[in-house]
RNA sequence: GGGCAUAGCUCAAUUGGCAGAGCGUCGGUCUCCAAAACCGAAGGUUGGGGGUUCGAGACCCUCUGCCC
Numbered sequence: 001g002g003g004c005a006u007a008g009c010u011c012a013a014u015u016g017g018c019a020g021a022g023c024g025u026c027g028g029u030c031u032c033c034a035a036a037a038c039c040g041a042a043g044g045u046u047g048g049g050g051g052u053u054c055g056a057g058a059c060c061c062u063c064u065g066c067c068c
Stems, first nucleotide, its partner, number of pairs: 001068005008023004017054001025041005047063005
């Protein structure tokens, strides 16, 4: 100097306009029991702070951590 930081994990989120998916977890159906399958639910200070804006995960500044 460049890139990255979003749910427990891996990652999306168009030109700034309702924060999501898969896996996992929990509950249910099914089963003698369990697994698988199917149905449903919970789970977020979007790394910290500040700024711009009617409105920021996305833009600007700064700090921290990781990678090159």
This is a predicted structure of a 68-nucleotide RNA (transfer RNA) from Hemiselmis andersenii. It matches the Rfam family "tRNA". By type it is a transfer RNA. From the family's description: Transfer RNA (tRNA) molecules are approximately 80 nucleotides in length. RNAcentral holds the sequence, with entries from ENA and MGnify. Model confidence (mean pLDDT): 82 of 100. The same sequence occurs in records of 7 taxa.